[in-house]
Notes:
The prediction has a mean pLDDT of 82. Predicted 3D model of a 72-nucleotide RNA (transfer RNA) from Gekko kuhli. Its Rfam family is "tRNA". About the family: Transfer RNA (tRNA) molecules are approximately 80 nucleotides in length. Gene Ontology term of the family: triplet codon-amino acid adaptor activity. The family's RNA type in Rfam is transfer RNA.

RNA sequence: GGAGGCAUGGCUCAGCAGUAGAGCAUCUGCUUGGCAUGCAGGAGGUCCCAGGUUCAAUCCCUGGCAUCUCCA
Numbered sequence: 001g002g003a004g005g006c007a008u009g010g011c012u013c014a015g016c017a018g019u020a021g022a023g024c025a026u027c028u029g030c031u032u033g034g035c036a037u038g039c040a041g042g043a044g045g046u047c048c049c050a051g052g053u054u055c056a057a058u059c060c061c062u063g064g065c066a067u068c069u070c071c072a
Stems, first nucleotide, its partner, number of pairs: 001071005010024004018055001026042005048064005
């Protein structure tokens, strides 16, 4: 220099255009003499940034930043 992938709560990841979810973690309550486990409930996200398409974009298109892989 070229090609491709990835970007979504603290972490790991779902989510083929119609108000954003799960597991783990965290908080509260129950259970225990106490802890762990278990059960119930809660909080936590301007979906990397900027444009475009659309009635409507996390999703489609373009550019950019970060990161990973491959080629030279």